[in-house]
């Protein structure tokens, strides 16, 4: 790296430095940005995916539910910014944060 499993409409700030581009890919659209984005470093905070604790249960050396936030990640603009590719309903000049699937993408854990 590949694969497999689960979540992805919620949440989360401020300082320094860097200087032009960013929001993953293709295409389109919209958004941020010299009132310094993006990145990188400090600090802070969110969150509850693994691992600990505490607690209740149970088929009991194991499961399973809560909470807790010490550790190990992650994250901290716009729904994974939307949108494409099926299928539904609505619609039939224009439409819809409309449901449901897929693909891709991230983040966690776990096999090779």
């Nucleotide at each position: 790296u590949u694969c497999u499993u689960a979540u992805c409409c919620a949440g989360a700030a401020a300082g320094a430095c860097c200087g032009a581009g960013g929001g993953a890919a293709u295409u389109g659209a919209c958004c941020c940005u010299a009132u310094g984005a993006c990145g990188u470093c400090u600090u802070g905070g969110c969150a509850a995916c693994c691992u600990g604790u505490c607690a209740c249960g149970c088929g009991c050396u194991g499961c399973g539910u809560g909470a807790u936030a010490a550790g190990g990640u992650g994250c901290c603009a716009c729904a994974u910014u939307c949108a494409a590719c099926c299928c539904c309903c609505u619609g039939c000049a224009u439409u819809g944060c409309g449901g449901g699937g897929a693909a891709a993408g991230a983040u966690a854990a776990g096999c090779u």